Predicted 3D model of a 265-nucleotide part of an RNA (large-subunit ribosomal RNA, domain VI) from an activated sludge metagenome.
Context: one part of a larger RNA
RNA sequence: CGUUCGUUUCUUGAGGGAAUUCGUCUACAGUACGAGAGGACCUAGGCGAGGGAACCGCUGGUGUGCCAGUUGUGCCGUCAGGCGCAUUGCUGGGUAGCUACGUUCUUAUUAGAUAACUGCUGAAAGCAUCUCAAGCAGGAAACUGACCCCGAGAUAAGGAAACGUAGUCCCGUAAGGGACGAGAGAUCGCCGGGAGACUACCGGUUAAUACUCUGCGUGUGGAAGAUCCGUAAGGAUUUAAGCUAAGCAGUGGAAAGAUCGAAGA
Numbered sequence: 001c002g003u004u005c006g007u008u009u010c011u012u013g014a015g016g017g018a019a020u021u022c023g024u025c026u027a028c029a030g031u032a033c034g035a036g037a038g039g040a041c042c043u044a045g046g047c048g049a050g051g052g053a054a055c056c057g058c059u060g061g062u063g064u065g066c067c068a069g070u071u072g073u074g075c076c077g078u079c080a081g082g083c084g085c086a087u088u089g090c091u092g093g094g095u096a097g098c099u100a101c102g103u104u105c106u107u108a109u110u111a112g113a114u115a116a117c118u119g120c121u122g123a124a125a126g127c128a129u130c131u132c133a134a135g136c137a138g139g140a141a142a143c144u145g146a147c148c149c150c151g152a153g154a155u156a157a158g159g160a161a162a163c164g165u166a167g168u169c170c171c172g173u174a175a176g177g178g179a180c181g182a183g184a185g186a187u188c189g190c191c192g193g194g195a196g197a198c199u200a201c202c203g204g205u206u207a208a209u210a211c212u213c214u215g216c217g218u219g220u221g222g223a224a225g226a227u228c229c230g231u232a233a234g235g236a237u238u239u240a241a242g243c244u245a246a247g248c249a250g251u252g253g254a255a256a257g258a259u260c261g262a263a264g265a
Base pairs, nucleotide, nucleotide: 001153005164006163007162008161009160010159011158015150016149017148021049022048023047024046025045026044027043033038050107051106052105053104054103055102059100060099061098062097066093067092068091069090070089071086072085073084074083075082076081110145111144112143117138118137119136120135167180168179169178170177171176185260186259187258188257190204191203192202193201211252213250214249215248216247219243220242225238226237227236228235229234
């Protein structure tokens, strides 16, 4: 821009895409078959491998914004307590998120039309013949459906529901034309996000979207100060303490505003 008034939400499905893999065990059955050695089809059931998708309750990984230990050095005048730098200085753990080595599901069930091939009936050609003869069957992970995803720019542009176009003024005899304003809704801007390269998407003053505070959870592992014991390093008590990110809930509450916008049919 189109889809012929403008919007919001939900759909139909032309068409397109993805997936559709394999092994092994048990029963049938040591049966059919075979002199024996050996050894099935079919059918039913089980367990896996590989592939795919989703998720983070569990098990782990990461976690340079959390906690603790510790070395050297500099600084806060000294002690104590801290901070900076040294790969995050090094080390031990670890929330959220992300993730696999983790978990769940799936790779199923079949239908149609077929290929090679196997057939029935059957002439041309008194026989024979599955038939680029009429007619009728079976038959594959391939094809088309079924399952999953996208999908009306499918220009043949589909369908449904809901919402919206108060009016005023001017020109004109009238038909009609013009201006202003309203208006469902939308966009920009702003604050953010389980969304994200950008864009898009989602939420946000009619609010729990960011953030503060409070409580909880989680993690770390017993803070500082003081007292006591020890010559001291250090230990014990106060004290399951102190601190605690991205988590959960409650509470308070920031986020000025601007613009566009439809046959007044």
It matches the Rfam family "Bacterial large subunit ribosomal RNA".
The prediction has a mean pLDDT of 83.